[in-house]
Formats: sequence, C1' cells, structure tokens
RNA sequence: AUGUAGCUCAAUGAUAAAGCCCUUGCCUGGCAUGCAUGAGGCCCUGGGUUCAACUCCCAGCAU
Repeated sequence: AUGUAGCUCAAUGAUAAAGCCCUUGCCUGGCAUGCAUGAGGCCCUGGGUUCAACUCCCAGCAU
C1' cells in the first nucleotide's frame, strides 16, 4: 500500500455497480457470434464512532 461475486474491478456515511465466467430461453442443420433472462456478495476478522459504516477510527490477519 492492498483486501468487495469463481476471476478482474468500481462505489461522496444512506437499497453494493459493471465486465468476464456460469444458468435458462431465442437465434442456427450444428457450432461460433448476437439478443434476452437469471443465479452468484453476511464488502478479510474483531471492536469503536454514528440515527445510519464497504466508506471514518483502533487492533489483528493475509499478500
């Protein structure tokens, strides 16, 4: 310094977004491409502050 979905990666203190991958459907003689659809996150752990924390503070863990 970094830690967020299987991978990559966003998010000004106010419902966690997107791409890839995956599911299902359409398309095709079949595959690929394309279109639509759905699933998948206790946001590294434990505390603190706050009406409210992925976000701020402290400690720890991992790299």
RNAcentral holds the sequence, with entries from Rfam. The RNA shown here (transfer RNA) has 63 nucleotides and comes from Fukomys damarensis. It matches the Rfam family "tRNA". Rfam classes the family as a transfer RNA. Its family is annotated with triplet codon-amino acid adaptor activity in the Gene Ontology. The coordinates come from a structure-prediction model, not an experiment, and the mean pLDDT is 82.